Predicted 3D model of a 172-nucleotide RNA (Lysine riboswitch aptamer) from a mouse gut metagenome. Its mean pLDDT, the model's own confidence on a scale to 100, is 81.

[in-house]
RNA sequence: GUAGAGGUUGCAUCUUUUAAGAGUAAUGUCCUUGAUGCCGGCAGGGCAGGUGAGAGGACAUGAAAGGGAAGGAUGCCGAAAGAAAUAAAUAUGCCGGUUUAUUUCUUGGGCAUACAGUGAAUAAUUGUAUGACUGUCAUCUGAUGAUGAGAAAUCUUUGGAUGGAGAGCUAU
Numbered sequence: 001g002u003a004g005a006g007g008u009u010g011c012a013u014c015u016u017u018u019a020a021g022a023g024u025a026a027u028g029u030c031c032u033u034g035a036u037g038c039c040g041g042c043a044g045g046g047c048a049g050g051u052g053a054g055a056g057g058a059c060a061u062g063a064a065a066g067g068g069a070a071g072g073a074u075g076c077c078g079a080a081a082g083a084a085a086u087a088a089a090u091a092u093g094c095c096g097g098u099u100u101a102u103u104u105c106u107u108g109g110g111c112a113u114a115c116a117g118u119g120a121a122u123a124a125u126u127g128u129a130u131g132a133c134u135g136u137c138a139u140c141u142g143a144u145g146a147u148g149a150g151a152a153a154u155c156u157u158u159g160g161a162u163g164g165a166g167a168g169c170u171a172u
Stems, first nucleotide, its partner, number of pairs: 001172004007077001010076009026061008036048004040095004080107011108134002111131008136164008145155003
């Protein structure tokens, strides 16, 4: 460099159906009150407003997104995820947010629990910690078969204990 393995809940993307979101947001009519409300925050500015803002109540109509579940397809095994920094775009300026790219650092993988964040949520997800499980390698130890003169040693397979990390492991 190339090809592979971990798992039938490996990772990610797209798509179909579907539960929840929710009788919520929003819209319309009526009643009460009576001056603000919206555009992420500030400034500048714009729009609506006594022909009734906003708030509350009644009635009627009534969504969607992100995330979830099942199925399918595709790309893969730092797959991918997270944190920080930088640059560009987004809008009038600043801050913040979002998207993309680069660099550095962390994480083998899934699961459960606790806390915190996001979230409508008891779903899910992100981070930290703990726990056992699992794959891989190393060391030690035991078993098994073969080679061997051999109670040495080496190799195949495998049980147990301890430990490490994917820039790893196996084959070449």
The RNAcentral record of the sequence draws on MGnify. It matches the Rfam family "Lysine riboswitch aptamer". Rfam 15.1 lists 3,224 matches to the family in 1,923 species. Rfam describes the family as follows. Riboswitches are metabolite binding domains within certain messenger RNAs that serve as precision sensors for their corresponding targets. Allosteric rearrangement of mRNA structure is mediated by ligand binding, and this results in modulation of gene expression. This family includes riboswitches that sense lysine in a number of genes involved in lysine metabolism, including lysC.